[in-house]
RNA sequence: GGGUGCGUAGCUCAGCGGUAGAGCAAGUCCCUUACAAGGACGAGGUCACAGGUUCGAUCCCUGUCGCGCCCACCA
Repeated sequence: GGGUGCGUAGCUCAGCGGUAGAGCAAGUCCCUUACAAGGACGAGGUCACAGGUUCGAUCCCUGUCGCGCCCACCA
């Protein structure tokens, strides 16, 4: 340099056009003399960034950035 996959909650991931979810973690409450375990509840997101298409984009297209893999080249 070429190709390819991924980037979504603190972490691991789902969602593949119609206002974004799960598990775990963390928080509050219940329970307990207390802690752990258990139960209940709510919160937490510029969907990597910027453009485009569309009535509407996390999703489709283009570019950029970051991470991984394959190939090639130079020293």